Annotation: Small-subunit ribosomal RNA from an uncultured prokaryote, 1452 nucleotides, folded computationally. The prediction has a mean pLDDT of 84.
RNA sequence: AGAGUUUGAUCAUGGCUCAGAACGAACGCUGGCGGCAGGCCUAACACAUGCAAAUCGAACGCUCUCUUCGGAGAGAGGGGCGCACGGGAGUGGCGCACGGGUGAGUAACGCGUGGGAACCUACCAUUGAGUACGGAACAACCCAGGGAAACUUGGGCUAAUACCGUAUACGCCCUACGGGGGAAAGAUUUAUCGCUCAAUGAUGGGCCCGCGUUGGAUUAGGUAGUUGGUGAGGUAAUGGCUCACCAAGCCUACGAUCCAUAGCUGGUUUGAGAGAAUGAUCAGCCACACUGGGACUGAGACACGGCCCAGACUCCUACGGGAGGCAGCAGUGGGGAAUAUUGGACAAUGGGGGCAACCCUGAUCCAGCCAUGCCGCGUGAGUGAAGAAGGCCUUAGGGUUGUAAAGCUCUUUCAGCAGGGACGAUGAUGACGGUACCCGCAGAAGAAGCCCCGGCUAACUCCGUGCCAGCAGCCGCGGUAAUACGGAGGGGGCUAGCGUUGUUCGGAAUUACUGGGCGUAAAGCGCGCGUAGGCGGUGUGCAUAGUCAGAGGUGAAAGCCCGGGGCUCAACCCCGGAACUGCCUUUGAUACUGGCAUGCUAGAAUCCGUGAGAGGGUAGUGGAAUUCCUAGUGUAGAGGUGAAAUUCGUAGAUAUUAGGAAGAACACCAGUGGCGAAGGCGACUACCUGGCACGGCAUUGACGCUGAGGUGCGAAAGCGUGGGGAGCGAACAGGAUUAGAUACCCUGGUAGUCCACGCCGUAAACGAUGAGUGCUAGUUGUUGGGAUGUUUACACUUCAGUGUCGAAGUUAACGCGUUAAGCACUCCGCCUGGGGAGUACGGCCGCAAGGCUAAAACUCAAAGGAAUUGACGGGGGCCCGCACAAGCGGUGGAGCAUGUGGUUUAAUUCGAUGCAACGCGAAGAACCUUACCUGCUCUUGACAUAGGCGUGGCGGUUUCCCGGAGACGGAGGCCUUCAGUUGGGCUGGAUCGGUGACAGGUGCUGCAUGGCUGUCGUCAGCUCGUGUCGUGAGAUGUUGGGUUAAGUCCCGCAACGAGCGCAACCCCUAUCUUUAGUUGCCAUCAUUAAGCUGGGCACUCUGAAGAAACUGCCGGUGACAAGCCGGAGGAAGGUGGGGAUGACGUCAAGUCAUCAUGGCCCUUACGGGCCGGGCUACACACGUGCUACAAUGGCGACUACAGUGGGCAGCGAACCCGUAAGGGUGAGCAAAUCUCCAAAAGUCGUCUCAGUUCGGAUUGCACUCUGCAACUCGGGUGCAUGAAGUCGGAAUCGCUAGUAAUCGCGUAUCAGCAUGACGCGGUGAAUACGUUCCCGGGCCUUGUACACACCGCCCGUCACACCAUGGGAGUUGGUUUUACCCGAAGCCGGUGCGCUAACCGCAAGGAGGCAGCCGACCACGGUAGGGUCAGCGACUGGGGUGAAGUCGUAAC
Repeated sequence: AGAGUUUGAUCAUGGCUCAGAACGAACGCUGGCGGCAGGCCUAACACAUGCAAAUCGAACGCUCUCUUCGGAGAGAGGGGCGCACGGGAGUGGCGCACGGGUGAGUAACGCGUGGGAACCUACCAUUGAGUACGGAACAACCCAGGGAAACUUGGGCUAAUACCGUAUACGCCCUACGGGGGAAAGAUUUAUCGCUCAAUGAUGGGCCCGCGUUGGAUUAGGUAGUUGGUGAGGUAAUGGCUCACCAAGCCUACGAUCCAUAGCUGGUUUGAGAGAAUGAUCAGCCACACUGGGACUGAGACACGGCCCAGACUCCUACGGGAGGCAGCAGUGGGGAAUAUUGGACAAUGGGGGCAACCCUGAUCCAGCCAUGCCGCGUGAGUGAAGAAGGCCUUAGGGUUGUAAAGCUCUUUCAGCAGGGACGAUGAUGACGGUACCCGCAGAAGAAGCCCCGGCUAACUCCGUGCCAGCAGCCGCGGUAAUACGGAGGGGGCUAGCGUUGUUCGGAAUUACUGGGCGUAAAGCGCGCGUAGGCGGUGUGCAUAGUCAGAGGUGAAAGCCCGGGGCUCAACCCCGGAACUGCCUUUGAUACUGGCAUGCUAGAAUCCGUGAGAGGGUAGUGGAAUUCCUAGUGUAGAGGUGAAAUUCGUAGAUAUUAGGAAGAACACCAGUGGCGAAGGCGACUACCUGGCACGGCAUUGACGCUGAGGUGCGAAAGCGUGGGGAGCGAACAGGAUUAGAUACCCUGGUAGUCCACGCCGUAAACGAUGAGUGCUAGUUGUUGGGAUGUUUACACUUCAGUGUCGAAGUUAACGCGUUAAGCACUCCGCCUGGGGAGUACGGCCGCAAGGCUAAAACUCAAAGGAAUUGACGGGGGCCCGCACAAGCGGUGGAGCAUGUGGUUUAAUUCGAUGCAACGCGAAGAACCUUACCUGCUCUUGACAUAGGCGUGGCGGUUUCCCGGAGACGGAGGCCUUCAGUUGGGCUGGAUCGGUGACAGGUGCUGCAUGGCUGUCGUCAGCUCGUGUCGUGAGAUGUUGGGUUAAGUCCCGCAACGAGCGCAACCCCUAUCUUUAGUUGCCAUCAUUAAGCUGGGCACUCUGAAGAAACUGCCGGUGACAAGCCGGAGGAAGGUGGGGAUGACGUCAAGUCAUCAUGGCCCUUACGGGCCGGGCUACACACGUGCUACAAUGGCGACUACAGUGGGCAGCGAACCCGUAAGGGUGAGCAAAUCUCCAAAAGUCGUCUCAGUUCGGAUUGCACUCUGCAACUCGGGUGCAUGAAGUCGGAAUCGCUAGUAAUCGCGUAUCAGCAUGACGCGGUGAAUACGUUCCCGGGCCUUGUACACACCGCCCGUCACACCAUGGGAGUUGGUUUUACCCGAAGCCGGUGCGCUAACCGCAAGGAGGCAGCCGACCACGGUAGGGUCAGCGACUGGGGUGAAGUCGUAAC
């Protein structure tokens, strides 16, 4: 510090996800030791049991027990007294308000921080003064009662540092300034501890204020003690704290009130920081103590282990009544994913009491449990290659695990055993603890796991599985070769842990203060006016609020950071420093911002003079057109459409002429012209009226800009009331179209459109661009005004508008560019992934329609922008092709042949399936082939390699015999009788038998592959290097103007070159030359039946080598080009004709059955052999062909002229036989020599338009050939038979010249079999105006939501399943509020005739007090009504998701 993910690729936008750190964690697997920390986050749920606050006899009385002492002469017993120790309850004092727990409540002066004045403070410190004299009780105790108990009643006795009075009181308090008021306590060992009053301090606390402190406006108004005053009361103290009276205030858009949530802070986690999240442990503050209320006591409480009342719950009970409060420490139940021992000690630190000893202390210090976290250590070290064995992989060679192990040599940390043994304790006292630590001993001995290995992200192979099982943080893996699932081997990471889950911060500049945006990605309010607010020109002066600087105070400690130090190190702990970015006080500065004062004129406004304009409103006027009405002329149609029909018309339409009526809109002018804030505004005239521009520079003197709320305007449609209604025209009707057509088209037609008044308040209300100000090159149009110059129509210039193109700049790009989307400032509005949704609910507005405001659950990993390359388009332009057109001949109809589908079958083997499968693989299925089926049969095999054992023959040939369908099995005859070596033997070769390795497979996968092939397409394209342009994908080049068959060439050009293609080079063919003449040829000579022979090589021909054609020449045209057109010459002319040659690529095209090959599968069978059958089936459908339908023909007769090829298990002449197929015989020829070999169309004659003398299918009979064998199932011949068919529907194919058509010939395969395939020659046409259309293709351009690329993408209803959600008669609960009722305890007030010790009084009595009663306040409770939130809810609405459903096809 980034990365993955939208795309074919790119850039940007934007979300989702990951890598990091952290945790009071939990879960899974695993687990050696120690140190230091931490440990109910949930039910502030309920709690058994024990402990957690006591202490003081030096305040006091009493009682019990024991011992000793004293006293009596001693002893014993009894009683009493005193003393001491211990126990018990009581009076009294102090403490219990601390310490400890928890976070429910609380959005608050609660907390934090900094200030303030009207206060209190036990114990403590300092100081001053005092401590005198009296009195009356009440517990305990005793007696008598009540009660189950808790407890309690009456009577009597008694002490005090308990209570009361009097005296005194410097200082203290009150005061009307005269005066008045108020204390005390003693104990004792005689030295202290106490007590009272007062002052000061310290400590602690109460109160007030500034600032800070969560979310929601779908919470906008709240408040009657409310706000203030006066007076009184109350408090320690200020104060509506409380009350009486008076006033009507107070809070609030800088967010009151209400709702929800929450203890706050130091800090903690993260982060570069700013921030964000958090508030366990430790520390400060607050609040609470079963829930609610209340006071008492006290210095302090409205009191966790106190009291009273109410409520809920639990327990005891004799049913009458009582008791209780773990959010103290342990512990229990419950809840929960989850959190420990009913431990030890007061030794230390601290607290309470006490003079003290001492007692108490679940505070605390320790120990126990838990890998919960952090830190440290260990599980060994060295050596060790035969690179062991085993495992795994393998190309079978090896590699890897791996120096790893074993082995050898060492060490002993930790754990274990044994000995010693602390610090913590300044004098005593040690729970921890025989602990830490030290020393000794033994032995590698007791001690390693977890996750991951497709990318992100370090780490790869095999097997299993086969969209299954499963994985997954995101992208995504898995459908038979999975580095992604599971296992294994190996590897990577971390390590006593490792992973997962959850949460927080980070990455996320993804809420942007630091640090984002708004033309098209989400985002500028439709437009004005304007309130609050924010911001604001220029000079001077004053003060100093902001601001800046210095100083002081504070910012607790701990923590973080830095420097030291202590535990062996570290974690941890200790000391010091820094920091705590803050707040307050004070001093200084005065530029800037703000304030006050006073000026200025550049902003703004006013004034004067001109000007343009569909700016607005009202009233009036006009012509053209349309429709209707009346009348005339006139006759059969009109109208409408792609074509029609509905419709109108003989009752006279349409057309045309004249007249009239009505309503609406204003042609031309008219213009990216004008005006207006926007919406919008268009005939003419008048009146009323707003704004703007220019010129002048007279006046005011910052008066300005923006603008949350607010308010006004606001197209069309729509609504209300009343008019109006010509044309147009939703709805509706009819006619068409269509598969349908609730549409598009047509004929009608109602609301509406128009007017007046009132609503609505929205639009792609768009420049998809808020308003204002300043600055930053220009060019060229245009509108309005002005200045200057002159030649009066121009030039130049200026201000204000409105357009175009463009510099800089900017932008993701497109683009914008003085009319900014540039550079800056000010103010407002708005955005934060897509869908759900601009929806629901709530509120406001509206007559309604609806508008404004505006979520969530759930769901997806994208959605979206700009540009790029392709592909596509019933988009455009240019061009080509037998693509169409023009022609010729076919197919589709018939019969047959052949292939395919289908069907059948035991099998009809397999493959090929639009073009580009279908006379295709197959250049030839009777057996074989053959892969299929039935049956029989073999198992190391028909074939290969090697090993070891056995054999001595193997092999060839032939025949016959036996069994059998044959394979095969059995038997016999003949021929032959291996090589090397020293003899045996051994070795090599051969072979059979058995054996284990293996062979074998036309079994599967062409979607694992190689190779080969088809196709687009012989189409003209496909690319690269360098350069340039672009952020980039990419572009340029290759586009453009011409031209070509061609990316062929020329010109131009930020391109210049190059490659694969095109062309050429190659072959055949057309002309000529040279050379060579045998088997070829024969002009001349001789000769013959015959080039037969001599002779010759001129010619033909053959073989070889060359020449020739290049737009080279001429004319025209074109741009002086490339080229094109015409011509000459030439055998051939513009690539002469034909062939071979097939760019980058596409189709997961075809082929595992040519071959090869990975993987999988079979192994007495999915392998091998054999016989027979099948591939030849047959209702039918299709493709490709042959033969025909006839006279351009059939038949008969006659008779010329080819070429390519083939031939020895062959071609086979001639002759003979047969009607013929063919047979017999057999010359010649391994072939320019012999042979196949006859060429056929042709010519002549005949037939005369018929199912024929056409046509030949089918069938019968008889032959023939090949072959082991023609039944299934071959070819041919003869005789006989003589089917369909008379030119073929829709549709469709080939062909542009030696071509089509037509005619025959040859060859491969092959024993035989050809209508097929491949070749050969003979005869030999027609037509092409042209490129509108069909098909295919090329180039340019355009649109795109397509990229599996239009056979694409994609929308909505319906049906089904699931999910969340709105409405919903209601129903249940929470919370809050209003009115009223009730009114516990308690304080306060009143009363107090009952009761009453201290004081007064001689007494009576009084003062005072208490109970009781009354009143006000008030918790709980109740009644009635509101608000609000949540749960459930028949039914219902839409939404989302889902598999290949249904209907259509709305968008691109």